[in-house]
Molecule: transfer RNA
Organism: Candidatus Haiyanarchaeum thermophilum
RNA sequence: GGGGUCGUAGUUCAGCUUGGGAGAAUGCUGGCUUCGGGAGCCAGUGGUCCUGGGUUCGAAUCCCAGCGACCCCA
Numbered sequence: 001g002g003g004g005u006c007g008u009a010g011u012u013c014a015g016c017u018u019g020g021g022a023g024a025a026u027g028c029u030g031g032c033u034u035c036g037g038g039a040g041c042c043a044g045u046g047g048u049c050c051u052g053g054g055u056u057c058g059a060a061u062c063c064c065a066g067c068g069a070c071c072c073c074a
Stems, first nucleotide, its partner, number of pairs: 001073007010026004020057001027045006050066005
């Protein structure tokens, strides 16, 4: 230098194929339980969907550029 995959909650990821309500687990906070802790149960807390632009009535999703991580080729 060229090519490919990926970027979503504090963490690990789903959702993208087929555009329309942003989610799961875990974590964190509070409560119940216990002499106390853990485990369990209940409730709450959670987001610039990497950044910018475009298409569209509408974009996490489609298109373009950039940034970053990993892999391959040179």